[in-house]
Context: one part of a larger RNA
Molecule: large-subunit ribosomal RNA, half A
Organism: Planctomycetales bacterium
RNA sequence: GGCGUGUGGGGGAUGUCUUGGCGCCAGAAGGCGAUGAAGGGCGUGGAAGGCUGCGAUAAGCCCGGGGAAGUUGUCAAACGAGCGUUGAUCCCGGGAUCCCUGAAUGACCGUAUGCUGAAUAAAUAGGCAUACGGAGCGAACGUGGGGAACUGAAACAUCUCAGUACCCAUAGGAAGAGAAAGCAAUAGCGACUUCCCUAGUAGCGGCGAGCGAAAAGGAACAUAGCCCAAACCGUCGGCUUGUCCGGCGGGGUUGUGGGGCUCACAUAUGGAGUUACAAAUCUGACGGUUAGAGGAAUCUGCUGGAAUGCGGAACCAUAGAAGGUGAAAGUCCUGUAGUCAAAAACUGAUCAGACUCCGUGAGAUACCCCGAGUAGGGCCGGUCACGUGAAACCCGGCUUGAAUCCAGGAGGCCCAUCUCCUAAGGCUAAGUACUCUCUGGCGACCGAUAGUGAAAAGUAGCGCGAGCGAACGAUGAAAAGCACCCCGGAAGGGGAGUUAAAAGGACCUGAAACCACACGCUUACAAGCUGUCGUAGCACAUUGUUGUGUAACGGCGUGCCUUUUGCAUAAUGAUCCGGCGAGUUACCGUCGACGGCCUGGUUAAAGCCUUCAGGGCUGAAGCCUCAGGGAAACCGAGUCUGAAUAGGGCGUUUUGUCGGCGGCGGUAGACGCGAAACCCGGUGAUCUACCCAUGGGCAGGUUGAAGCGCGGGUAAGACUGCGUGGAGGACCGAACUCACAAAUAUUGAAAAAUUUGGGGAUGACCUGUGGGGAGGAGUAAAAGUCUAAUCAAACCGGGAGAUAGCUCGUUCUCUCCGAAAUAACUUUAGGGUUAGCCUCGAGCAACUACAAAAUGGGGGUAGAGCUACUGACUUGGUUUGGGGCCCUUCCCAGGGUACCCUGCCUAUCCAAACUCCGAAUACCAUUUUGACUAUCUCGGGAGUUAGUCCACGUGGGAGAAGCUGCGUGGUCGAGAGGGAAACAACCCAGAUCGCCUGCUAAGGUCCCAAAGAUUUGCUGAGUCACAAAGGAUGUCUGAAUACUGUGACAGCCGGGAUGUUGGCUUAGAAGCAGCCACCAUUUAAAAAGUGCGUAAUAGCUUACCGGUCGAGUAUUCUGGCACCAAUAAUGAACGGGAGUAAGCAAAUCACCGAAGCAGCGGGCUCGAAAGAGCGGUAGGAGAGCGUCCUGAUUGCAUCGAAGCGGUACCGUAAGGAUCCGUGGAGCGUUCAGGAGUGAUUAUGCCGGAAUGAGUAACGAUAAAGCAGGUGAGAAUCCUGCUCGCCGUAAACCUAAGGUUUCCUGGGGAAGGUAAAUCCGCCCAGGGUUAGCCGGUCCCUUAGUCGAGGCCGAAAGGCGUAGACGAUGGAAAGCAGGUUAAUAUUCCUGCGCCGCAUAUGGAGGACGUUGUUCGAAUUGAAGUCGGGGUGCUGGUCAUCCCCGUGCCGCAAGGCCGAACCCCUGGUUGGUGAAGCUUCAUGAAGAACAAUCAAGAAAAGCCCAUAUAACAGCGACCGUACUAAAACUGACACAGGUAGGUGAGGCGCGUAGCCUCAGGCGCUC
Repeated sequence: GGCGUGUGGGGGAUGUCUUGGCGCCAGAAGGCGAUGAAGGGCGUGGAAGGCUGCGAUAAGCCCGGGGAAGUUGUCAAACGAGCGUUGAUCCCGGGAUCCCUGAAUGACCGUAUGCUGAAUAAAUAGGCAUACGGAGCGAACGUGGGGAACUGAAACAUCUCAGUACCCAUAGGAAGAGAAAGCAAUAGCGACUUCCCUAGUAGCGGCGAGCGAAAAGGAACAUAGCCCAAACCGUCGGCUUGUCCGGCGGGGUUGUGGGGCUCACAUAUGGAGUUACAAAUCUGACGGUUAGAGGAAUCUGCUGGAAUGCGGAACCAUAGAAGGUGAAAGUCCUGUAGUCAAAAACUGAUCAGACUCCGUGAGAUACCCCGAGUAGGGCCGGUCACGUGAAACCCGGCUUGAAUCCAGGAGGCCCAUCUCCUAAGGCUAAGUACUCUCUGGCGACCGAUAGUGAAAAGUAGCGCGAGCGAACGAUGAAAAGCACCCCGGAAGGGGAGUUAAAAGGACCUGAAACCACACGCUUACAAGCUGUCGUAGCACAUUGUUGUGUAACGGCGUGCCUUUUGCAUAAUGAUCCGGCGAGUUACCGUCGACGGCCUGGUUAAAGCCUUCAGGGCUGAAGCCUCAGGGAAACCGAGUCUGAAUAGGGCGUUUUGUCGGCGGCGGUAGACGCGAAACCCGGUGAUCUACCCAUGGGCAGGUUGAAGCGCGGGUAAGACUGCGUGGAGGACCGAACUCACAAAUAUUGAAAAAUUUGGGGAUGACCUGUGGGGAGGAGUAAAAGUCUAAUCAAACCGGGAGAUAGCUCGUUCUCUCCGAAAUAACUUUAGGGUUAGCCUCGAGCAACUACAAAAUGGGGGUAGAGCUACUGACUUGGUUUGGGGCCCUUCCCAGGGUACCCUGCCUAUCCAAACUCCGAAUACCAUUUUGACUAUCUCGGGAGUUAGUCCACGUGGGAGAAGCUGCGUGGUCGAGAGGGAAACAACCCAGAUCGCCUGCUAAGGUCCCAAAGAUUUGCUGAGUCACAAAGGAUGUCUGAAUACUGUGACAGCCGGGAUGUUGGCUUAGAAGCAGCCACCAUUUAAAAAGUGCGUAAUAGCUUACCGGUCGAGUAUUCUGGCACCAAUAAUGAACGGGAGUAAGCAAAUCACCGAAGCAGCGGGCUCGAAAGAGCGGUAGGAGAGCGUCCUGAUUGCAUCGAAGCGGUACCGUAAGGAUCCGUGGAGCGUUCAGGAGUGAUUAUGCCGGAAUGAGUAACGAUAAAGCAGGUGAGAAUCCUGCUCGCCGUAAACCUAAGGUUUCCUGGGGAAGGUAAAUCCGCCCAGGGUUAGCCGGUCCCUUAGUCGAGGCCGAAAGGCGUAGACGAUGGAAAGCAGGUUAAUAUUCCUGCGCCGCAUAUGGAGGACGUUGUUCGAAUUGAAGUCGGGGUGCUGGUCAUCCCCGUGCCGCAAGGCCGAACCCCUGGUUGGUGAAGCUUCAUGAAGAACAAUCAAGAAAAGCCCAUAUAACAGCGACCGUACUAAAACUGACACAGGUAGGUGAGGCGCGUAGCCUCAGGCGCUC
């Protein structure tokens, strides 16, 4: 170190529980608000905070009612102080109070009335006053004005999504609609609304996707219908006196037309009402709501901490709902059934009474009336299911434009007939929709990762903002919450005690990861997907057969998931553990099994009954079926076609329907997670870009433009020298600003910096404050830059669960069968549809399918052939023919040709698109045999349409590919086992399970490693055990040819001659540079020469001949095995060792060898049996296990449920028991039913815990050291001394911002990158003092709001008066002192300012740059004074320090806060304080130059007019902080406007060193 066991820690799963949620039903209510709402702020208690209540009368005040003993709400106890039987607290009703806000309102709008009153006479507009009303908020539902897009159409434009989302206006408890100018169809109905049905019908529709009625019928509601205008009459008023207009009253309200007018007849005592129909109420009764009251019945024994449990004996019940009580309660408590109750307020669709209102019918006459810029038409739109269509009906914009009952509209273009109705005015309950809210009840809803986001919250936190948005439940019956002792500074721990138990506040149970400790076995020669199989040893247990733990050694063995032709793959995903996490639901359709009833089946809405839940009955409207055929008319057991009485097609010869369940489909988000995007409405210019307004900033040095002056010069100029002058998108260079280079950094100090250099630095410069414009928009010296760390279209919310032919993931078990990677089509190729192949169910029959054999067929492939075609191809021959070229030629004619084409003959020869021929297989048919439904038909469900390698036949490619396309077969895919070392596809062989059985296949038998020997050859290369062309006296075997005892081959000895130096050529060429020829002679043989050689000769040699030797020699070819060729990067070519066989070839006989076959035993499927079968991905079918809940059933439980930890048990599996421990209150069995029902994986979500790792780091390398103190403890805190750092800052003041960080005392859990006695931390207390500092009561800039007003679908936009708005204008204070903390604020001293309105005028009032003045300020130097030190015997001299001080004295009189006087000068006087010189140069002033020409208004002053006197001076800020307090997530190397800012050297605010002062950067 590993495994195991035990004991703990850690963590918070599991179980049990529920205060909180979710859903539904019923009832109520459906608003609140100028009498000030909703919402908020701030207060309010004896006491700090949150919640609740309340409002300065402040957890409350008053009155009435209820109620009865305690009480001052809660977190949250104690204390303090109280109240209460003279009735408190508490509950209900009414009243009072009700701070500041918010519609927020002293305004505005509307209506009415009155007064007043312009241009303009009358009048009107306008103004004023009074009264009433409105305004805002609120969850959904309603009506209306506007109105998307993603999406679907597999693209997209009409269309769809959808009149949806969203915005806006506005109303009510409902809204809207509504009493026919309606529907219908020859019959009729009789307002509207809603439900069922009609019906997915009629229709609409790129006739695509899709959209989709109505009438009729059945119900709900319901005895709901009414009122005006007009004609006519009357009255009043008006004037323009008319057939006039207006007000009021009567009259009148309809479609079988009505009414008026006129005429003539006739008639009644009833009806209605506060929701319409006219309109106010009041009273009583009876109910209801808002507090309440009564309310039956039990004891005992046992166990136990406790009884409600168990045992025994009782009782009540119109009450056995429920909750609580120390476990499980009808009889203990609260309640429950049932019965009662209201001073007050509210309320009712009930009743009654007051009260109020209305009312007759029929007829004749044909004069009057019956809704006008209307109906209708045209053009263009919209809505109707209806997309312009033949498009009616309805509505709108523009433009036209009727009729009055003998009329008008409608009936889906239009016309006629017929029928129905009466527009252009209005009101109207119920049935219907919804739930912010209250009350009651219920749930096969959740139970703390669930259920609301929320059991605690819209909190903590994040963001500029719109907005986003968590987590966290449980001690115990009761706090009985550990007195006391010990250790310790504390925290914490050990005892003791409480309790049934420590369950001990981080508290029920307390799993796992993870971290420890103890024990058992094992481990230091060992190579590993960590196991498994075998089997020693050791330990423990057991009465024991034995069991448990460990594992030396041996055999075998490359994780899981996904995706793939194929993964150990070095392809994807996962750190681990726990919890959560994905095919559901509704409707419709289809198929199946089951059940009910059957030529019938069935109800829907709704109604009624019933105690909840639930159920029952009624309800036939409607649907399906009962008849089909046809395009239809139509006919009908037939019909259509057709001339047909023909033929043929489709039918007829019956079985349906309803229900729940299961499979699948459609429409819905439809298995889960996942875009980039599109659209709508809002939020952002605190960042940044640009613009507007108003302020601020730029050390120092350099250069020297124009102009001017003087001189020269000219007729005058020009020109020129010197000086003066001080211009400039001038130069150098700090602050400031930018960001060019490099390094560092890159889990940073920093989500853009640091360091060292760099650019600009009076300008198109930089910067503060305030403001403007924004999302297809802004802004842009332009980079697609910037618009809050986001930009080729911001952010937030919504449509929204957009869509995703794409990727990933998709959860228990077993059984049976089991694919595909092909065809056709496809804007199709990684997607689909149909077919093919799989599965399940049903059905039927025959040689249907299959195999073999036989017989009979057709074919044009392999092969072959081509003098058999078509084409290709190579020789030879030829008196084939044609052409070219050359020659000859006057012409005719001819000749040559190693040129081209072609014929014929001979020989050779190729072909996928050649065939005179032509198989084997395959295919078709018939017969026989085998096999026995495998075939076929119908129906439900699929998956597959990426294939791979091997063999053979082929195309492409290069007769390349582990390449690519086909065909046939096989394997893999989806297939394990054996072999090939390892190795999907190769060889063997198809795994139901078990066995320490046997036989074999491929392949093997020396060892690793199971099994072998013999015989004959070959190889000598370790060939075997990677390889070619090519090469080679390797070797074996075979064959052929030649020579050879008449002597071969090789060696040795000898010869190898002559014509001749052949001729030519050549300087020369003599065998041997070259050319020609290559004869002849002598010989045994000898080349006009094989090679070397010479200048040429010479010389050597060979061929050839003889001798010697004495047996085979030479060449070629075939076959076997060897050799060379043989070179690559870590070492690798039998698997290794080794092997001369243990290699190779052949032969023989054995053996080994698999999950094959056989044997024995078991399980399952099919089958009547015999028997056969059982590998498996996608997929089909079947059977089960477990979880949660419900009903029934029967049980267990404090003598101990669930859960959790173990356990030698059972089952084929999912799983199920037993016992022990823990635990402390619930849980099972069986049968049915219902699901949020099973997880190892989605870069899944949430939580916890590891690993990396005791590793990196601890944030500027300006630096510490010592002593003392305090303390439990000191590198760090305090004090002192020394050292170091900054010093145009790292010092001081101060705007913004922060908001108590300030000071004092105390503390140390957390924060502080370590420690801490310390702190910007925690606790407590304290602290900010103003007429004159800033703001406001003053002013205005950019800009903002904006009474009226103008404009606009709405929301709203612009803008006058006016108001607001600093960054600017504008009155007044200095010095000193004082506190722990404030001071121009307190104190002391000395000062100062303001306090009426209106009008007019002046003024306020302005750039930049430069120069000069300007004695404030600051510094230096010096004088003077004082002191110290050193040296020296002493003095002088020298050196150093301090000061104009604290105290005292003297000189001098510039300046001086401020004041006074004269006045307008830097003059005189007073004056706290008090040196001189030099440098500096503020406020301010003057001058000059220049072009880009440089706020407004008020205060203030003057003039005019008018009024009054006492004292006042309010309010807000003021602490601290310029970085550890702001902004950057941090005590962060960044950023942050302005002012002061000393000395030495120096031009300087540069740089370096130092004052004052501050620090040493928290390991």